A computed fold for a 528-nucleotide part of an RNA from an uncultured bacterium, annotated as small-subunit ribosomal RNA, 5' domain. Its Rfam family is "Bacterial small subunit ribosomal RNA". Its family is annotated with structural constituent of ribosome and ribosome in the Gene Ontology. The prediction has a mean pLDDT of 85.
Context: one part of a larger RNA
């Protein structure tokens, strides 16, 4: 000199991009961050239409009966409310379906095939998506809601009854599937490939809205996503030198979606190591980043790709896919709730809040865009996002005004007392109007025939007002640009590094004046 996810002192106008808990993977109050479909399915609920009857308010008042005061009450209209039936929309708690393994966050662990990076899979899978070919035929038994009746403070649960599905089952039919033997042809070391031959045995389905869609099984095939296995490369440490029994082979069953000590039995005694096994420290890796002429060297924050964790340790369930951040299920530590019997909870999700720290944001709007879940759709969710807000944190960029203007005013400092200097610097004349302030207008971002904008009446523009509303900060001995007065007297101070200060201190403190940079300027930390 250049960096920075920076802090800290002074000091601060403005816009735009960007980027913000680096410490305690320490604890959490509240809200919100994962649902969604009634075109799978039986109930419930409202609304609306049609119908049958009944009860009910009000009016009418035939008729008939009277003590002439009324009394019963036909018919007709109305008002409410149930009830039976029927159209037609709307809502949903439970089944069930797809999602919820994506999206987000953190870097604890982890020197490992985890990462980078080339390859192998003749050892694998793969839901939705796309293409191709085949089929959807007939039963059944339950179960939640529901309803009865009971336990419990609460979470929640227990029996009795009774229904439906794309939910569960059973049975048929079936090959270009599976699996058994068998032929037969090609790779190939081998394990194996093919729509070859034959014989056997096994396995599917689910409808709904409506006239055409859409689902649903099977099988092939593509996309795309993912499992494993190699080679090479991935920090310090010998004051760590011997390390290992499932340890290293092998056979043989088990298991996997696949290979394998991945497990188990049984045999044999191997396998790693100074080209550093085995301890121990440290660490997420990368693309990148800073920096350097460049080989290096140093870091991996933002934002993309992989990994790996979501209080700690352990499990599996369910799936196409998880051993799962907002799912179980057990052990533990913490919080809370409790009628004391017993339950609940996991912000390293997005605000927010304690702590801790030199230090790091709002409990904000909107799904209008982009992506994603689910749905025929309409739509619905969506703290991903997209916007705004907070902070000189960092780049960029703009302004605090321009031209004129000597009697070189006045003050100020200094002075050899003549005089220099501040100094065209001001006052003072002309002039602009970025900014700033008020008034009008007002966009694209919208994909569209039309509707649809959180941001926002923003950005942009016209228009009046008036130099009006903006300057600081650090040095001044040499390194190092930039000097004088006073004041202090080895004091009180400085200080990167030399050092300076003990009576004239250019180096301490004030003042003038100067140098440097400029909304920042120095210090501090750390990297080249």
């Nucleotide at each position: 000199g250049g960096a920075u996810g920076a802090a800290c002192g002074u000091u601060g106008g403005c816009u735009g991009u960007g980027u913000g808990c680096c410490u305690a993977a320490g604890g959490u109050a509240u809200g919100c961050a994962a649902g969604u479909c009634g075109a799978a399915c039986g109930g419930u609920c409202c609304c609306u239409u049609u119908c049958u009857g009944a009860a009910u308010u009000c009016u009418u008042g035939a008729a008939g009966c009277u003590u002439c005061g009324g009394c019963u009450g036909a018919u007709a209209g109305u008002u409410u409310u149930c009830u039976u039936u029927u159209u037609g929309g709307g809502a949903u708690a439970g089944u069930g379906g797809c999602a919820a393994a994506c999206g987000g966050g953190u870097g604890a662990g982890u020197a490992a095939c985890g990462c980078g990076u080339a390859g192998a899979u003749a050892a694998c899978u793969u839901g939705c998506c796309u293409c191709g070919a085949a089929g959807u035929c007939g039963g059944g038994a339950a179960u939640a809601g529901c309803u009865c009746a009971c336990c419990g403070a609460a979470a929640g649960g227990u029996g009795g009854g009774g229904u439906a599905a794309u939910a569960c089952u059973c049975g048929a039919u079936g090959g270009u599937c599976u699996c058994u033997a068998u032929u037969c042809a090609c790779u190939g070391a081998a394990a194996g490939u093919g729509u070859u031959u034959u014989a056997g045995a096994g396995u599917a389905a689910a409808g709904u809205u409506u006239u055409a869609a859409u689902g649903c099984u099977u099988c092939g095939a593509g996309a795309g996503a993912g499992g494993u296995c190699u080679g090479c490369g991935u920090c310090c440490u010998a004051u760590c030198a011997g390390c290992u029994a499932g340890u290293u082979g092998g056979u043989a069953a088990g298991g996997u979606a696949a290979u394998g000590g991945c497990u188990u039995a049984c045999c044999a005694a191997g396998g790693c190591u100074a080209a550093g096994a085995c301890g121990g420290g440290u660490a997420g890796c990368u693309g990148g980043u800073g920096u350097g002429a460049g080989a290096g060297c140093a870091c991996g924050g933002u934002c993309a790709g992989c990994c790996a964790c979501c209080g700690c340790g352990g499990a599996a369930c369910u799936g196409a896919g998880a051993c799962a951040c907002g799912g179980u299920c057990c052990g533990c530590a913490c919080u809370c709730c409790u009628a004391c019997g017993g339950g609940a909870g996991g912000c390293a999700g997005c605000a927010a809040u304690u702590a801790g720290g030199a230090a790091u944001c709002u409990u904000g709007c909107g799904c209008a865009a982009u992506g994603g879940g689910g749905g025929c759709a309409a739509c619905c969710c969506u703290g991903a996002c997209g916007c705004a807000g907070c902070g000189a944190c960092a780049c960029a960029g703009c302004g605090u005004g321009g031209a004129g203007g000597a009697g070189g005013a006045a003050g100020g400092u200094c002075u050899u007392c003549g005089g220099a200097u501040u100094g065209u610097a001001a006052a003072c004349c002309c002039c602009u109007u970025u900014u700033a302030u008020a008034u009008g207008g007002g966009a694209a971002g919208a994909a569209u025939a039309g509707a649809u904008g959180a941001c926002u009446g923003u950005a942009c523009c016209a228009u009046a007002u008036g130099a009006a509303u903006a300057a600081g900060g650090a040095c001044c001995u040499g390194c190092u640009a930039a000097c004088u007065a006073c004041g202090u007297g080895c004091c009180a101070g400085a200080a990167g590094c030399a050092u300076c200060g003990g009576u004239g201190a250019u180096g301490c403190g004030u003042a003038g004046g100067g140098u440097c940079c400029g909304a920042a300027c120095g210090u501090u930390a750390u990297c080249c």